[in-house]
RNA sequence: UGCGGGGAUGAGAAAAUGGUUAUCUCGUCAGGCUCAUAAUCUGAAAAUUGUAGGUUCGAAUCCUACCCCCGCUC
Numbered sequence: 001u002g003c004g005g006g007g008a009u010g011a012g013a014a015a016a017u018g019g020u021u022a023u024c025u026c027g028u029c030a031g032g033c034u035c036a037u038a039a040u041c042u043g044a045a046a047a048u049u050g051u052a053g054g055u056u057c058g059a060a061u062c063c064u065a066c067c068c069c070c071g072c073u074c
Base pairs, nucleotide, nucleotide: 002072003071004070005069006068007067010026011025012024013023019057028044029043030042031041032040050066051065052064053063054062
């Protein structure tokens, strides 16, 4: 310099060819159980899906530019 992959609740990951409500595990908080803790059970909160535009009735998903990370290449 060019190319490829990726960025999503606190952490790690799903989301079929665009369709209404973004799901799971762990964690956090509250409650149950226990003498108590752990384990376990129930419930809840937490996301402008990297940023800004565009296409569309509708975008995490498609298009453009930019930012960041990883790899390859000179």